[in-house]
Notes
Model confidence (mean pLDDT): 83 of 100. Large-subunit ribosomal RNA, domain VI from a Candidatus Obscuribacterales bacterium, 273 nucleotides, folded computationally. It matches the Rfam family "Bacterial large subunit ribosomal RNA". The organism belongs to Candidatus Obscuribacterales, within Bacteria.
Context: one part of a larger RNA
RNA sequence: CGUAGGAUUUUUGAGCGGAGCCGUCCCUAGUACGAGAGGACCAGGACGGACGAACCUCCAGUGUACCUGUUAUCACGCCAGUGGUAGACGCAGGGUAGCUGUGUUCGGAGCGGAUAAGUGCUGAAAGCAUAUAAGUACGAAGCCCACCGCAAGAUGAGAAAUCCCAUGGGGUUAACCCAGUAAGGGCCCAGGAAGACCACCUGGUCGAUAGGUCGCAGGUAGAAGCGCCCCGUAAGGUUAGCGCGUAGCCAAGCGAUACUAAUAGCCCGAGGG
Repeated sequence: CGUAGGAUUUUUGAGCGGAGCCGUCCCUAGUACGAGAGGACCAGGACGGACGAACCUCCAGUGUACCUGUUAUCACGCCAGUGGUAGACGCAGGGUAGCUGUGUUCGGAGCGGAUAAGUGCUGAAAGCAUAUAAGUACGAAGCCCACCGCAAGAUGAGAAAUCCCAUGGGGUUAACCCAGUAAGGGCCCAGGAAGACCACCUGGUCGAUAGGUCGCAGGUAGAAGCGCCCCGUAAGGUUAGCGCGUAGCCAAGCGAUACUAAUAGCCCGAGGG
């Protein structure tokens, strides 16, 4: 821009893409078959490999500053307690959310249709024969459907429901042009399991959208502080250790709560048939 007014929501599916795999065991049954050795079709059940999708409950990884330990050195006047640097984590042990796989769940099921090679029935031409000439029945992991996804720019532009309605000015009163509006939409803002940007989604005080605060889950692993142990008559003193201490601290998670910020406002947008 189109889809013969302007919108919001829900859809149909022409068409396109994806998937389509394989094995072992049990049973039927040591049956049919076979002298024996051996050993089924058909039907039913269980398990697995590779491949694929989704997800993070479990297992595992990451998790750059969430917790703890620790060396050297510097600083906060000193002790204590902390902080900086040693990598663009100093080193080490763990680890929430998220993202992941080695983890979990699920999938290739089933029913049809038309067929290939192949197999038939009836049957003439051609008194026979012949699956074919008329007629008619089967038959594949393949084809069409079925399963999953996209999909009306499918210009053949589809359908349904709902909302807005018949203002002003110009005009050869016709097409058409301009203006302000309606439903609705956008700008802007708070954000996001959405994302390169755009888009998409949630929210914008009639509000839980983000932050903060409070609580919970979860992670670290007993915080600060105090006391004891040792030496000394005492003043006091060093390194490590032990105990008490409702532990302390905490990112992205879950919930509650308007304390902070989503204020205020602006723009676009029909007049058909």